[in-house]
RNA sequence: GAUCGAGAAAGGCAAACCCGUCGUGAGGCGGGGACGCAAAGCCUUGGGGACUCAUUCGAGUUAGCCCGGCUACCGAA
Numbered sequence: 001g002a003u004c005g006a007g008a009a010a011g012g013c014a015a016a017c018c019c020g021u022c023g024u025g026a027g028g029c030g031g032g033g034a035c036g037c038a039a040a041g042c043c044u045u046g047g048g049g050a051c052u053c054a055u056u057c058g059a060g061u062u063a064g065c066c067c068g069g070c071u072a073c074c075g076a077a
Stems, first nucleotide, its partner, number of pairs: 004075002012037002017032006035064001041070003046067003049062005
């Protein structure tokens, strides 16, 4: 350094639900709240799935659906 992920250490993120707000909608944003997460950090102009709108083309949502790419704290076996 790479791989890897502990009965380690320091921390981090934040599901469902509730309130407010934006959107035709899937859903997003802010606050509360923790189901969980070793990348639950980033990328949809890498590939697929699911969902929404339109129902012809298409456009959009989901990175906490999966694969993939990039970056990263710690350091046992």
A computed fold for a 77-nucleotide RNA from a Chloroflexota bacterium, annotated as c-di-GMP-I riboswitch aptamer. It was read from a public genome assembly, where an Rfam model found it. It matches the Rfam family "c-di-GMP-I riboswitch aptamer". From the family's description: GEMM was predicted in a large-scale screen for bacterial structured RNA regulatory elements. Gene Ontology term of the family: cyclic-di-GMP binding. NCBI's taxonomy places the organism under Bacteria, Bacillati, Chloroflexota.